Model confidence (mean pLDDT): 82 of 100. Predicted 3D model of a 73-nucleotide RNA (transfer RNA) from a Candidatus Omnitrophota bacterium. It matches the Rfam family "tRNA". Rfam's curators write: Transfer RNA (tRNA) molecules are approximately 80 nucleotides in length. Lineage of the source: Bacteria > Pseudomonadati > Candidatus Omnitrophota. RNAcentral holds the sequence, with entries from ENA.
């Protein structure tokens, strides 16, 4: 140099037949408790890794780039 796989919230991840952006933790309020712990209710939080193209519509197709992981030279 080539080839596979991965990139979504703080962090671990799910969405992969194109039409809603989601769970657990973690934080933030709040009741319970003698208690900063623990349980329980609510809530906040995202350029879906950047950039183009297709489409009425992209996280999902498709082309470049970028960062890890990996195989072959």
């Nucleotide at each position: 140099g080539g080839g596979g796989c991965u990139g979504u919230a703080g962090c671990g991840c799910a969405g992969c037949u194109g039409g809603g952006a989601g769970c657990g933790c973690a934080g933030c309020a709040g009741a319970c408790u003698g208690g900063c712990a623990g349980u329980c209710u609510g809530u906040u939080g995202g350029u879906c890794g950047g950039g183009g193209g297709u489409u009425c519509g992209a996280a999902u197709c498709c082309c470049c780039c970028c960062a890890g992981c990996u195989c072959c030279a």